[in-house]
RNA sequence: GGGCUCAGAACGAACGCUGGCGGCGUGCUUAAUACAUGCAAGUCGAGCGAGAAAGCGCCCUUCGGGGUGUGAGUACAGCGGCGAACGGGUGAGUAACACGUAAGAAACCUGCCUCUAAGUUCGGAAUAACCCUGCUAACGCGGGGCUAAUACCGGAUGUGAUCCCAGUUCUUCAUGGUUUUGGGAUUAAAGGUGACCUCUACUUGUAAGUUAUCGCUUGGAGAUGGUCUUGCGGCCCAUUAGCUUGUUGGCGGGGUAACGGCCCACCAAGGCUUCGAUGGGUAGCCGGUCUGAGAGGGCGAUCGGCCACAUUGGGACUGAGAUACGGCCCAGACUCCUACGGGAGGCAGCAGUAGGGAAUUUUGCGCAAUGGACGAAAGUCUGACGCAGCAACGCCGCGUGAGCGAUGAAGGCCUUCGGGUCGUAAAGCUCUGUUGAGUGGGAAGAAAAAUCCAACGGUUAAUACCCGUUGGACAUGACGGUACCAUUCGAGGAAGCCCCGGCUAAAUACGUGCCAGCAGCCGCGGUAAUACGUAUGGGGCAAGCGUUGUUCGGAAUCACUGGGCGUAAAGGGAGCGCAGGCGGAAAGGUAAGUUAGAAGUGUAAUCUACAGGCUCAACCUGUAUCUCGCUUUUAAUACUGCCUAUCUUGAGUAUGAGAGAGGGAGAUGGAAUUCCAGGUGUAGCGGUGGAAUGCGUAGAUAUCUGGAAGAACACCAGUUGCGAAGGCGGUCUCCUGGCUCAAUACUGACGCUGAGGCUCGAAAGCGUGGGGAGCAAACAGGAUUAGAUGCCCUGGUAGUCCACGCCGUAAACGAUGGACACUAGUUGUUGGUACCGUUGGGUAUCAGUGACGUAGCUAACGCGUUAAGUGUCCCGCCUGGGGAGUACGCUCGCAAGGGUGAAACUCAAAGGAAUUGACGGGGGCCCGCACAAGCGGUGGAGCAUGUGCUUUAAUUCGAUGCAACGCGAAGAACCUUACCUGGGCUUGACAUGGGAGUGAAACUUCUCAGAGAUGAGGGGCCUUCCUUCGGGAACACUCUACACAGGUGCUGCAUGGUUGUCGUCAGCUCGUGUCGUGAGAUGUUGGGUUAAGUCCCGCAACGAGCGCAACCCCUACCCUUAGUUGCCAUCAGGUUAAGCUGGGAACUCUAGGGGGACUGCCUGGUACAACCAGGAGGAAGGUGGGGAUGACGUCAAAUCAUCAUGGCCCUUACGUCCAGGGCUAGACACGUGCUACAAUGGCAGGUACAAUGGGCUGCGAACUCGCGAGAGUAAGCCAAUCCCACAAAACCUGUCUCAGUUCGGAUUGGAGUCUGCAAUUCGACUCCAUGAAGGUGGAAUCGCUAGUAAUCGCGGAUCAGCAUGCCGCGGUGAAUACGUUCCCGGGCCUUGUACACACCGCCCGUCAAGCCACGAAAGAUGGCAGUACCCGAAGUCGCUUCUCUAACCGCAAGGAAGAGUGCGCCUAAGGUAAGGCUGUUGAUUGGGGCUAAGUCGUAACAAGGUA
Repeated sequence: GGGCUCAGAACGAACGCUGGCGGCGUGCUUAAUACAUGCAAGUCGAGCGAGAAAGCGCCCUUCGGGGUGUGAGUACAGCGGCGAACGGGUGAGUAACACGUAAGAAACCUGCCUCUAAGUUCGGAAUAACCCUGCUAACGCGGGGCUAAUACCGGAUGUGAUCCCAGUUCUUCAUGGUUUUGGGAUUAAAGGUGACCUCUACUUGUAAGUUAUCGCUUGGAGAUGGUCUUGCGGCCCAUUAGCUUGUUGGCGGGGUAACGGCCCACCAAGGCUUCGAUGGGUAGCCGGUCUGAGAGGGCGAUCGGCCACAUUGGGACUGAGAUACGGCCCAGACUCCUACGGGAGGCAGCAGUAGGGAAUUUUGCGCAAUGGACGAAAGUCUGACGCAGCAACGCCGCGUGAGCGAUGAAGGCCUUCGGGUCGUAAAGCUCUGUUGAGUGGGAAGAAAAAUCCAACGGUUAAUACCCGUUGGACAUGACGGUACCAUUCGAGGAAGCCCCGGCUAAAUACGUGCCAGCAGCCGCGGUAAUACGUAUGGGGCAAGCGUUGUUCGGAAUCACUGGGCGUAAAGGGAGCGCAGGCGGAAAGGUAAGUUAGAAGUGUAAUCUACAGGCUCAACCUGUAUCUCGCUUUUAAUACUGCCUAUCUUGAGUAUGAGAGAGGGAGAUGGAAUUCCAGGUGUAGCGGUGGAAUGCGUAGAUAUCUGGAAGAACACCAGUUGCGAAGGCGGUCUCCUGGCUCAAUACUGACGCUGAGGCUCGAAAGCGUGGGGAGCAAACAGGAUUAGAUGCCCUGGUAGUCCACGCCGUAAACGAUGGACACUAGUUGUUGGUACCGUUGGGUAUCAGUGACGUAGCUAACGCGUUAAGUGUCCCGCCUGGGGAGUACGCUCGCAAGGGUGAAACUCAAAGGAAUUGACGGGGGCCCGCACAAGCGGUGGAGCAUGUGCUUUAAUUCGAUGCAACGCGAAGAACCUUACCUGGGCUUGACAUGGGAGUGAAACUUCUCAGAGAUGAGGGGCCUUCCUUCGGGAACACUCUACACAGGUGCUGCAUGGUUGUCGUCAGCUCGUGUCGUGAGAUGUUGGGUUAAGUCCCGCAACGAGCGCAACCCCUACCCUUAGUUGCCAUCAGGUUAAGCUGGGAACUCUAGGGGGACUGCCUGGUACAACCAGGAGGAAGGUGGGGAUGACGUCAAAUCAUCAUGGCCCUUACGUCCAGGGCUAGACACGUGCUACAAUGGCAGGUACAAUGGGCUGCGAACUCGCGAGAGUAAGCCAAUCCCACAAAACCUGUCUCAGUUCGGAUUGGAGUCUGCAAUUCGACUCCAUGAAGGUGGAAUCGCUAGUAAUCGCGGAUCAGCAUGCCGCGGUGAAUACGUUCCCGGGCCUUGUACACACCGCCCGUCAAGCCACGAAAGAUGGCAGUACCCGAAGUCGCUUCUCUAACCGCAAGGAAGAGUGCGCCUAAGGUAAGGCUGUUGAUUGGGGCUAAGUCGUAACAAGGUA
């Protein structure tokens, strides 16, 4: 940098576990799937005619019944009016004027309602119901007859209304609208109910009448509701780019309430579209709601507004209003009934059912309230609504008790066994009573209208009637005996869920053992799991808690607010340029943008604020306000826009100079290569790491002469020049583009950028025709190699070259788009100009091109006036990695292929820059027995010893590259011993504690059985201390039970301790400071020097620590002190001899203390340094030699079998005791050694010189015996005294004479010695005999640099006995090192890196296997929208000569008018045909992804071994 993921809030949710109460809300998101049953729209008798029955009462009766009253003018049905177009449901369709918002209608309608003006007159003809009758299964359909109306029809009147004609007022943006006058034409009606008698008639009261009221008619106005038109706004796809013929407009008609191609005839050819038409996908829209700091983003449940739909499609009728959810007609699908002819139906109303689904309720009560329909009203109807029921589905509230209470109870869990914790928690004591249960109260509140009565007012002739106001009276509750209140009982009935590795609050034990499982991401689990399961404890929330799903947030991760593009994803390959975007200076105008004010609108609810009501809250109510949008209007004019007229600085033109591999065409030149011809000449040439293929005796290569051909242009040549980029290089000529400089003049913003578009565009490639010297894909051969379809070599064709035409891509890169302006410099260089000076130069400036660098920027690297700095404008591009620049589609191309360009699926990373390491078949410097130079070995032989492997009853275990293998083991016959076989023991072989008993125990001795352990029995010995003499204590043994003992059983990958190794290598770090965002760096790097991070100098470092060195020990020299057991020069004594003795203290030596060596001195070198080289002196010289001493760390290095120890395991055994066996096996392989192979030797004889050590269960002299190993006896010595103990090689003499030997000694036979309880498995040694391999060792490999290697012997530990091993000691005593190229290891600096478990790293591709998604595919099968044609229901409209007909006209005939039938146009569904788009599926096929430790190679990362 970038993705993934989490913590928050929300939900019409669902699922899991759990569940006490109440209030308020909410409840099919899926199948607009199908529906049983009931209900959801009726009402009015004050519009009309008709009009029951049951029952009851009375009367009559032939007892069958009849009549009458009541029921009742009731019920049912009908005509008529109003309603049914509201209310309720759903979201399928719809991307549209459907919705939202703002306007318009001078282009419109509006039942009921309100106000207002006028009227309400005279007549007529029918028809349902009803009666009679016919058909039908049913639904239903007829024929005849009677009757009414507020049903229907005609006439009158005409306030008005409409139309026509002629004038008139005012007015609009236009068509136009409006006022008014005169004339003409057309055009209405219906009554019902109550009351009254003032007027008239008869006069009782009723009616003509009057009056009130409800209607009716014609108008006007309003209100309400609707209809139409327009601006603006809100989804995705360009892998949908062109669409359209009633299409766009006009004239004239028709139609409509009304404008309009809405429809028709004619005319014209228009209309829409990259500001996204057309097409496809998705979707009801909004108020709002969820989230968010906001801007935004998601959603459109409940509530409210609008729209659309009502089984699917079409259609009209009625009506004020419908193209009508509970109406009609037709067509289709489905269901039901049927007598088969035909009929019926539509829950997306409320309940409910089936189905689907993860999932969503009662076939409840009531019209009491609110609202609606009808009615004058009472009232009726109302699944609207009000309530109740179900559901933790959501929000809110309450409870599950409170106080005291420590023995910190029991119990659980943990434990370091001390304790801690659950925990005042419980118990116990004292209380309370929310809730719950019971009882009682509670007709509380939720109700006002209506009706009636009274009063007053209005109307009227009127105190009737009616209307209004006020007061009173009466009745009405689904919820519900509910809320609420009182009282009684009683802590009694009421807590769960998730989590505890980090993010993220909260840990321990046990179980499990990469299993079972967990997991949002990272990741946990392979025997000590805070991550799984359980328990305990803790944390969180709480009647809920978790999980899942979804949305927003965090995510500045699509960035308007608010991101980027040199290297992380991202600058188009380059230019020209239409549209578009942006645009210099000054002035005037305008007012579109912009700003301010005012007005209108933005329903209610919601949100917010403040109040109020339910005990609080949720919830409900009231009041108020904002943001913001649109419209109208007024004002302002800075900026932008537009218009006008200017300016010159941007841009351009003209003039004069200049540089250049700029482009195109033509001509021409020399060198080289190859070929050809000829000459000379002879055996090779060529090529490579080395070779071979190849060429050459038919004469090559080499060399000389001549000729031919094609391509490219050495030197000049330069981080020089030119070009937009690609690119351009011999020379000359012609044509031509751009650039720079200087000085003036002119035009007057003419500019910048640039989606599409057009042009150019390396190499390779393609087409046609040429050309072809060299080079050279493919190809062939030779090498290399495990292979080598490569790298290397010899050849060689396309191609490279030319002409014309395609292709259109590159790491087309400065990985950096273009333009303009501004912002320190220094120093090169190219071109020009000016000035000064002048043999060369300097200064200034413009235009290029490089290096360094300030500020600033950047994640860093770096950039830095040629910006990656600071700004403006325009274009292109990016949004995790892979899949994939792939598939499909389209497009370009002759092809190759290019452009555009996804998804499924999969991963939790992929990536950039820098840092520290590690590594490199990178580089530099340096060191080490690392190589080299030498000496001696190993590897070959025999034997010893260890290991592997094998074998075995067991061959106990461990150690395994260096750094296991003569290692643990400094010593396995028994023991050791851990292993095997067999025999025994079980509180045990060993430790501590309790109880009981005994008094000794230990020790010693004997017998028996036994392999022994062991068992049985006997003998000897008969405790100590204190004492109040009773006893107690200690100690020991026996018995017993339990705690426990015991384990060389497992885990060294749970550990401590110890050890090895890098490595005695020179390193490893810290404090402070400084630098860096940081990791880190600096110091510690650099120049010298050293054995050394040793020291010096320099230096943003200054200091310090652990290491180095020194201090310590031994050794080499000297001095001093001391002088026995050591010594003996001098003196004396003495022996065969001898420090043997006296004595001495000199010497050696012993062992204490000192000295000495420090680059101190001299010379030279170097930086007057450190230091180095040489020298002097010195016993010793540059750390004198050796030892001890091992930094930070690495290797999960070694060890649980030294020891210790967590955990686990065994407990009559995995413990313990015993006997025997094994660890000692043996086809074989390896390591480490010994002895040899011989003459520098063997053997024999003689002779000399050490040091370190050890010694009482010991070393053992001398003497005797034995060939000898040894034996016997025994002195001395607790040791500078005695002993082990003669050192050997060396030296002298002799012999052997090159051989399997007088070398070599294995093996074997025999005989012995010693140790030991014991020598068979299985000891060492001696003697005699035997006499194997072996003649110096292949590839390879080890040690050593001086008293070293080599060689010679001696001692010691262990140990009864048993070294060729180990640890030490001295004797003799070399060779070689030019040097650092190479091998190995290491140190420092630097470089690259895709490594960090660090090259024993990482990692690529094919193939094989499994799984997954996707593409192609002969086809198959669906869906959608359209085109052409056929058929054409119902129905409107048009025509209708045919049929029928009450009202009107007419005396009549008949007419008018109406209905029907028929025809026509349109048209749903259906059919046929050819196509389009889009799904599903498909043998087979293609690549992709993911998987276990598969196969083959090793392509990349280091110079990755061919960059």
The RNA shown here (small-subunit ribosomal RNA) has 1507 nucleotides and comes from a metagenome. Its Rfam family is "Bacterial small subunit ribosomal RNA". The prediction has a mean pLDDT of 83. RNAcentral holds the sequence, with entries from SILVA.